TPP riboswitch aptamer (THI element) from Deinococcus aquatilis DSM 23025, 97 nucleotides, folded computationally.
RNA sequence: UGUCGUCACCGGGGGUGCCCUUCAUUGGAGGGCUGAGACAUACCCCAGGAACCUGAUCCGGGUCAUUCCGGCGGAGGGAGCGUGAUGCGCGGAAAAG
Numbered sequence: 001u002g003u004c005g006u007c008a009c010c011g012g013g014g015g016u017g018c019c020c021u022u023c024a025u026u027g028g029a030g031g032g033c034u035g036a037g038a039c040a041u042a043c044c045c046c047a048g049g050a051a052c053c054u055g056a057u058c059c060g061g062g063u064c065a066u067u068c069c070g071g072c073g074g075a076g077g078g079a080g081c082g083u084g085a086u087g088c089g090c091g092g093a094a095a096a097g
Base pairs, nucleotide, nucleotide: 001089002088004087005086006085007084008083009082010080011046012045013044014043016040017033018032019031020030021029022028023027052077053076054075058071059070060069061068
């Protein structure tokens, strides 16, 4: 010193749906489905950005049902070019032998 790897720290972004039962009466509890995560001191993502949002009350398939799967689609938008340690690579300088 780096369009590199790993770790830590600080900061930032994001989602939380569907079905059943029950109490209750518009809220709570329990169970089931998918998923990293369905309210967790958790999980995912931060530019090589598919985390996530928009289009979308979209299209096709499937399901008891659903943002379940695929398409749309590498379409549009989207949060740090953060700090430190360490490894590796590259370049350079000085001293000693």

The model forms 100% of the base pairs in the Rfam consensus. Taxonomically the source falls in Deinococcus aquatilis (Bacteria, Thermotogati, Deinococci, Deinococcus). Rfam family: TPP riboswitch aptamer (THI element). Rfam 15.1 lists 16,130 matches to the family in 8,693 species. The literature on the family includes a 2008 paper in J Am Chem Soc by Thore et al., "Structural basis of thiamine pyrophosphate analogues binding to the eukaryotic riboswitch".